[in-house]
Context: one part of a larger RNA
RNA sequence: GGCCCACGGUGGAUGCCUUGGCGCAAAGGGCCGAUGAAGGGCGUAGCAAGACUGCGAAAAGCCUCGGUUAGCUGUCUAGCAAGCUUAGCCGGGGAUUCCCGAAUGGGGUAACCCAUCCCGAUGAACUCGGGAUAGCUCUAUCUGAACCCUUAGGUUAGAGCGGGUAAGCGAGAGAACUGAAACAUCUCAGUACCUCGAGGAAAAUAAAUCAAAAGAGAUUCCCUUAGUAGUGGCGAACGAACGGGGAAGAGCCCAAACCGCUGGAGCUUAACGGACUGAGGUCCUAUGCUUCAGGGGUGUUGUAAGGCGCAUACGGGGAAGCCUCAGCGACCCCAUGGAGUCACAAACCUCUUUCUUAGCCGAAGGUCCCUGGAAAGGGCAACCAUAGGAGGUGAAAGUCCUGUAGGCGAAAAGGAAGGGGCUUCAGAUGCGUUCUUGAGUACCGCGGGACACGGGAAAUCCCGUGGGAAGCUGGGGGGACCACCCUCCAAGGCUAAAUACCCUUUGCGACCGAUAGUGUACCAGUACCGUGAGGGAAAGGUGAAAAGAACCCCGGGAGGGGAGUGAAAUAGAUCUGAAACCGUGGGCCU
Numbered sequence: 001g002g003c004c005c006a007c008g009g010u011g012g013a014u015g016c017c018u019u020g021g022c023g024c025a026a027a028g029g030g031c032c033g034a035u036g037a038a039g040g041g042c043g044u045a046g047c048a049a050g051a052c053u054g055c056g057a058a059a060a061g062c063c064u065c066g067g068u069u070a071g072c073u074g075u076c077u078a079g080c081a082a083g084c085u086u087a088g089c090c091g092g093g094g095a096u097u098c099c100c101g102a103a104u105g106g107g108g109u110a111a112c113c114c115a116u117c118c119c120g121a122u123g124a125a126c127u128c129g130g131g132a133u134a135g136c137u138c139u140a141u142c143u144g145a146a147c148c149c150u151u152a153g154g155u156u157a158g159a160g161c162g163g164g165u166a167a168g169c170g171a172g173a174g175a176a177c178u179g180a181a182a183c184a185u186c187u188c189a190g191u192a193c194c195u196c197g198a199g200g201a202a203a204a205u206a207a208a209u210c211a212a213a214a215g216a217g218a219u220u221c222c223c224u225u226a227g228u229a230g231u232g233g234c235g236a237a238c239g240a241a242c243g244g245g246g247a248a249g250a251g252c253c254c255a256a257a258c259c260g261c262u263g264g265a266g267c268u269u270a271a272c273g274g275a276c277u278g279a280g281g282u283c284c285u286a287u288g289c290u291u292c293a294g295g296g297g298u299g300u301u302g303u304a305a306g307g308c309g310c311a312u313a314c315g316g317g318g319a320a321g322c323c324u325c326a327g328c329g330a331c332c333c334c335a336u337g338g339a340g341u342c343a344c345a346a347a348c349c350u351c352u353u354u355c356u357u358a359g360c361c362g363a364a365g366g367u368c369c370c371u372g373g374a375a376a377g378g379g380c381a382a383c384c385a386u387a388g389g390a391g392g393u394g395a396a397a398g399u400c401c402u403g404u405a406g407g408c409g410a411a412a413a414g415g416a417a418g419g420g421g422c423u424u425c426a427g428a429u430g431c432g433u434u435c436u437u438g439a440g441u442a443c444c445g446c447g448g449g450a451c452a453c454g455g456g457a458a459a460u461c462c463c464g465u466g467g468g469a470a471g472c473u474g475g476g477g478g479g480a481c482c483a484c485c486c487u488c489c490a491a492g493g494c495u496a497a498a499u500a501c502c503c504u505u506u507g508c509g510a511c512c513g514a515u516a517g518u519g520u521a522c523c524a525g526u527a528c529c530g531u532g533a534g535g536g537a538a539a540g541g542u543g544a545a546a547a548g549a550a551c552c553c554c555g556g557g558a559g560g561g562g563a564g565u566g567a568a569a570u571a572g573a574u575c576u577g578a579a580a581c582c583g584u585g586g587g588c589c590u
Base pairs, nucleotide, nucleotide: 001589002588003587004586005585006584007583008582009581016541017540020512021511022509023508024507025506026505027504028503029502030501031164032163039100040099041098042056043055044054046080047079050076051075052074062094063093064092065091066090067089068088071084072083073082105114106113107112115133116132117131118130119129120128121127135161136160137159138158139157140156142154143153169197170196171195172194179186183233209216210215220247221246222245223244224243230238231237251494252493253492254438258297259296261294262293263292264291265290266289267288273284274283275282276327277326278325279324280323281322302472304437305436306435307433308432309431310430311429312428315334316333317332318331321328336426337425338424339423340422348421349420350419351418352417353416354415355414356413357412359408360407361406366380368379369378370377382399383398384388390402391401392400443467444466445465446464447463448462449461450460453479474489475488476487477486478485528535529534551562552561553560554559
């Protein structure tokens, strides 16, 4: 020195465990903010230096209403002191809520500095307390230049906005790496990123849609059709629809014609006009006619519908409408019927039921024997079960504890459903009609974009630009285009649900078990790195119970040896403890 054996050290693998994660399902919930948010800073406890949690100068808390209980004064963190005990704890409502932060009186190097006005404190000054004082938009008021009027501008008051937000959503703008085995059309991809906006969902939505000789009947989502038809340097790749099956289900309102009202402007001495109609009277320079504007009624569609006129039958009563008679009759009341607050008009009250935010009741085992430190294990002989889910208890418990099945419960706040009050609506048919039915629109040329569709035979949809209709005997579509046929009615608007995402609760997992599972099981978006944007860890386990080793000895201590605890101390706070690696002793070989 090598090999082997034994015993150690080091190291932290492995086994077991789980406080934490991951995923799915169901139910419920979903915006916050100038009434100052989100997020922070600084404070706050009798002993309280630090940190977490809670709270805000009323500061681990205050008031009130319920529930619950014999203890309580949060955690790391034991103890002392002083207390409370209709306390404490849990839940509903309320009060307080420093400073920064949109931050908003002005400033500023966030958590700081400095003001003005009004009110108050015996209040002139100093000081203190309270309130107001940012900007933009809209509405209204008072003012008001250049420049006569007027506008621009300014003042004051009221309302709204501003900022945050993980994911999901709509819109604007929009890459490249990559793939094509290079690369340019193409792809990645309308993805990432950026910006704006809204909501608990968003968007879309009530056919100028599809279809095909038969018909369907808004939108959204899922399965399928189907990797089909197609598109494509016909490469890479992209990729429908019709139809079928499900989830959900809901339809409406304007513009216009027309009627009447108000206001502005213009025309008309005449009646062939108007004052509801007819007859007779009377009146009118606007009480007529034309036009514009505003608000009210009406009205909303495609085998066209609506308006207007005429005709025909209509629940009751009242009634404006120049005078008389007859009719008509806006409007009002009653009756009858319908509908409704989340679109379709809109607010509130009341009653009932139910759910959420605390909780409560809840069956049944032994003092037996064995092993053991310990019984829930083994044995014996019992019991409950609408409860043999689960977790805990000194090993493995239906009957020990928390619970489970089942049942019960709310003063207050909130949600939902239903009833009532309440509110609101109500004609039909036929004939006629030179009335209406969304215009710089549809469409076309050129240039782009979206459609699965790359310019193609390229329809359809949307922009830019230049032209530019019809108007119901009208117009769009049916994948160039034409005819026939079928189908629908653009150029205005609203609309729940089924869907996406997140949170809470409950349940589950051929999900993980500390190099796994979230980056974070542990005081983690921390320590640390970076000027910054940003990047970003490591780190769990004594034991059933601290019973965490009094006392003695060596040592300055650390540490160790006894003693003691414990089932175990080679379970001693690095507590299971593999290997590499390092030793000690022994054996063999050189």
The prediction has a mean pLDDT of 82. The part of an RNA shown here (large-subunit ribosomal RNA, domain I) has 590 nucleotides and comes from a Chloroflexota bacterium. The RNAcentral record of the full RNA draws on ENA. NCBI's taxonomy places the organism under Bacteria, Bacillati, Chloroflexota.